[in-house]
RNA sequence: GACAAGGGCAAACCGAUCGCAAGGUCGGGGCGCAAAGCCAAGGACCGGCGGGGAUUUCUCCGCUGGCAGCCUGGUUGCCGAA
Numbered sequence: 001g002a003c004a005a006g007g008g009c010a011a012a013c014c015g016a017u018c019g020c021a022a023g024g025u026c027g028g029g030g031c032g033c034a035a036a037g038c039c040a041a042g043g044a045c046c047g048g049c050g051g052g053g054a055u056u057u058c059u060c061c062g063c064u065g066g067c068a069g070c071c072u073g074g075u076u077g078c079c080g081a082a
Base pairs, nucleotide, nucleotide: 001079008033009032013028014027015026016025017024018023031069037075038074039073041072042071043070045066046065047064048063049062050061051060052059053058
């Protein structure tokens, strides 16, 4: 970061499967993505359990999990003209 080249990833949704759940994995699919490669370190958001407040679905705290396609940070990396 170019109407370049060769490639890559894969949202919603559907099927299978694992999980209490958030969500994960595999297959289909393709909204998008120049780090939509990797890491839960900080913040946000989401779930589970416990406790406090309120008392209709809310809120606060602790523990524990999820999310890298929310932001920051760390780390590795393909191609490349003007």

About this RNA:
The RNA shown here (c-di-GMP-I riboswitch aptamer) has 82 nucleotides and comes from a marine sediment metagenome. Rfam family: c-di-GMP-I riboswitch aptamer. From the family's description: GEMM was predicted in a large-scale screen for bacterial structured RNA regulatory elements. The model forms 80% of the base pairs in the Rfam consensus. The prediction has a mean pLDDT of 87.